Molecule: transfer RNA
Organism: uncultured Clostridia bacterium
RNA sequence: CCGAGUGUAGCGUAACUUGGUAGCGCGCUAGAAUGGGGUUCUAGAGGUUGCAGGUUCAAAUCCUGUCACUCGGA
Numbered sequence: 001c002c003g004a005g006u007g008u009a010g011c012g013u014a015a016c017u018u019g020g021u022a023g024c025g026c027g028c029u030a031g032a033a034u035g036g037g038g039u040u041c042u043a044g045a046g047g048u049u050g051c052a053g054g055u056u057c058a059a060a061u062c063c064u065g066u067c068a069c070u071c072g073g074a
Base pairs, nucleotide, nucleotide: 001073002072003071004070005069006068007067010026011025012024013023020057028044029043030042031041032040033039050066051065052064053063054062
């Protein structure tokens, strides 16, 4: 330099094919059970889906550019 892949909550991940309410597990917060801890149960908070732009009534998803990382090639 060329090509491919990945990027979503504190962490790990689903949803993308076929555009239509952003979910799950762990963790966190509060409450209950216990003398306390552990543990269990109930409820809750937390995401501008790496960044910017475009298409669309509507974008995590489609298109373009860009950044980081990984792999392959020269």